[in-house]
Context: one part of a larger RNA
Order: sequence, then C1' cells, then structure tokens
RNA sequence: GGACGAACGCUGGCGGCGUGCUUAACACAUGCAAGUCGAGCGGAAAGGCCCUUCGGGGUACUCGAGCGGCGAACGGGUGAGUAACACGUGAGUAAUCUGCCCUGUGCUUCGGGAUAGCUUCGGGAAACCGAAAUUAAUACCGGAUAUGACGCAUGCUCGCAUGGGUGUGUGUGGAAAGUUUUUCGGCACAGGAUGUGCUCGCGGCCUAUCAGCUUGACGGUGGGGUAAUGGCCUACCGUGGCUUCGACGGGUAGCCGGCCUGAGAGGGUGACCGGCCACACUGGGACUGAGACACGGCCCAGACUCCUACGGGAGGCAGCAGUGGGGAAUAUUGGACAAUGGGCGGAAGCCUGAUCCAGCAACGCCGCGUGAGGGAUGACGGCCUUCGGGUUGUAAACCUCUUUCGCCCAGGACGAAGCGCAAGUGACGGUACUGGGAUAAGAAGGACCGGCCAACUACGUGCCAGCAGCCGCGGUAAUACGUAGGGUCCGAGCGUUGUCC
Repeated sequence: GGACGAACGCUGGCGGCGUGCUUAACACAUGCAAGUCGAGCGGAAAGGCCCUUCGGGGUACUCGAGCGGCGAACGGGUGAGUAACACGUGAGUAAUCUGCCCUGUGCUUCGGGAUAGCUUCGGGAAACCGAAAUUAAUACCGGAUAUGACGCAUGCUCGCAUGGGUGUGUGUGGAAAGUUUUUCGGCACAGGAUGUGCUCGCGGCCUAUCAGCUUGACGGUGGGGUAAUGGCCUACCGUGGCUUCGACGGGUAGCCGGCCUGAGAGGGUGACCGGCCACACUGGGACUGAGACACGGCCCAGACUCCUACGGGAGGCAGCAGUGGGGAAUAUUGGACAAUGGGCGGAAGCCUGAUCCAGCAACGCCGCGUGAGGGAUGACGGCCUUCGGGUUGUAAACCUCUUUCGCCCAGGACGAAGCGCAAGUGACGGUACUGGGAUAAGAAGGACCGGCCAACUACGUGCCAGCAGCCGCGGUAAUACGUAGGGUCCGAGCGUUGUCC
C1' cells in the first nucleotide's frame, strides 16, 4: 500500500447493486416450511341446490376421513465428524443398477378371496387400542400365453487375462389394469438419456520430544451375502502385509472452482455464488422403495423438556421468521405464488419460508448532492503582531442565475409468456419513470500538523496532567501534553483495533 462476512469511537443527505451468528453442531415458546390425484375405489362428514310428513331423502357443483397411486431420497440448512479414493484430475467397470422421460417391437387373457372406511359393542385420563358384522378398486392372490431369464446339449464369432456377443434344440419356473368416445394408462424385451454404486494412477497440512505397526491382519480354497468386485462375512490352509520415499501414533482441518495479495514465482484463504462430500438431539438398527439406512419416517437405548387421572404418553429449528443464552458482533414472528423452478394432476388447479420481492443495518462497492457566476471599504468578529500591520478571506454580506437529490400535485409502466369458451390474471407498487410547482431553500464531518509524513503559531501546564506505531516528548518561552486560531489529508465518511499478503 491492498484486502475484509468485520467490530469499536465520532459523524451521517439520497439512490443502485450486493452482503449480514465467523462465538454455543447451545437450548428452544409460537406460526408456517410436502403435498397432490374424484379421469384408480367404496362412499357422503361439512358447505351448496332440490324435495320434505321436519324424522329425513335426493343430487354430485363438490368433498372431511379412509383404501390406492405418485411425490416425500428433490428443493432448503449446517460444517460437528473426516488426513479418507472424502475431494480434485485422469482412467476402468469382460464386476453394476437406474422410477419418471425418449425410441422401437410385441402383448393387455380367464378367475378368486380379503381388508380399511361405514355400522354396532368394549377398554383407556389421553395417546390410542380391541372385537363382531359388512363392502370396493389401477390394492392383493391363482391359472393361461410369451420373444426374454436360468440349467443342459450343440454351433458360429470376437477379444482385454478372468472372458464377451450371437444361433438352434430341450427342460424349469415367470406378465398385465382398468377407463372407454378419444385421451390417459398397464406388462415384457431391446436401445438411449439422466442419475448412481464400485476400482485404480497422480495431487494437496503440521509433528520423529510418535520408530516400529498389524491377527481378518496379507494371500489361497470352499461357502454365504450384494445390483456388483472384494476378508465384505464365515470355515479351513499358508505366513504373510506396511514402514526413514516416514508406516503407526498425536495435533489440526470438510475438499474444489475460486477469493485476497504479488511484476511474477509464491504466500494466505475456502464468507457469499457453483460442484462434490458428511451430518440432522447423542449412539445403534433396519423397514419401505428405482433410489434412504431417510432433517420436518419407523424401532431400541441415552440425556434433556413437556402432559398425566401416576397406569402411561408426547417432542427434536444445523428449514423461514422469532426467543433465551454465549459474544466485540450479525436483520422481520413481513408480502406473493405475478415470474423462474419443483411435486401431484388429462386439465383447470392445489401445494411450495425453493424462489421473487419488501423491511432493518454506511456492513461493502459504485454514483449523486449539500449550489453556480459575480462580488474589496479586503466589512464586523476571531487569532497573531515588531502595533505599522498580517491572517481568516471572495470567504461572508450583497447582486444575478440554476433546481439535480429531497418535498408537493398529476399521469403511470416493462416484467405477461402461459392458462382460460370468455370474463380475466403483477406480490413488488401507485414503485420506477414522465409532466408540472415552490424555494438556495432540507443536507459536513473525521483524523492529523516533532521526524518517518503533507500541514505552525499563541496561551495554559511545569517529569505534573498527559502523549506515544518506532525514535521519543513534558523538570517555566513545549511547532510532540490541553485549548484556541490557522493549516494538511480524506470526505458521507473519517479514524482505531484485529487478521492476511
């Protein structure tokens, strides 16, 4: 000198764009953050409409709860753990899977038994639970058929070692779902796309005041397990494997694209934004599923909090706001789904604290303003003085002019594409912007002035009070303390502190 997710002191007019718990991965009141589909199903709790003998019944514009499907594994948060194939980069998978989507081929047949809900009982303070009767499906089950799968026999072909691809015969056990006017669907196989698992080469912290480490340990065979290779697991056998090119141990740490600095080499760093990973009160476990060992799912244990009729139950903000606490320190319990994107749906649409906006904060960057021109008797006042004057200073007053920003009045968007028969549909927002109006009117401070380092005098003080980044100032003429005048540098900021180069 530059930089910052900064803080503190003094000061503070406006706008645009960004950014905002770095500390306690501390504990959390309250609300919201994941639903949707009636074009899968039986139905009808509420509302609407119609009828009514006022008990109720009908309808399906719709729809609570339920069965069923898809989603909930995305999106959002955090960085605790992790020195590791976690990440980056480059390869491999003849060792893998992939819902929805796209392309192609073929099929979509015949039956069956239940169970929620509803009703009636019963238990319980509650959470909720049990029994009986009864009902439906794109829920569940059985049969038929089937290119595919697997086993055996046999042929062709290719390679990259294990092997891969493909053909014939035979055997085994395997599909489907409706709605129908279309649309939307269902099943099998092949290919694609996307995503994912696994393996390997290389790369990136400190410490030797850590020198030896290891028993599923290293390898083999058989078996199990997985989508898949593999000590991943297991039985037996062998005795191996790693290491001064730093094993093992300890400390610290999410990694990268990037960011800061620097001429570069390098050094530091990993906030915001993007990619990957890990975690979701702490520890463990599996279930469902194409995908989880699952933040707002389940089970167990633990700590903590709450309810209780004491028998038993409920909970998990490292989602968005917000509270307490910690701290030098970090915001609103806001608006809208209008746009973009996501889930469901044929669609209308519903949901969406993702997102888009608004609020707060000079926290940062950028832009603008606080007036412009003229004006000397160089006014008054202040300060200094050699008492002549000098300086503040064209500064003010005064004259002429302008009106940005702000204020007032009026008009007033783009963002809208889509959807819908049409009508219509903007949170931001009466915002941006435009036109008009009035008046210099509403808007300047901070640090410093001994040298480094731009900028000096007077008074007060008297090694006191104090200053200070270093050197050092202060003990009676202090340009170094305090005040004043003057000056210098920046300017809605200026200084101080901290950290990095």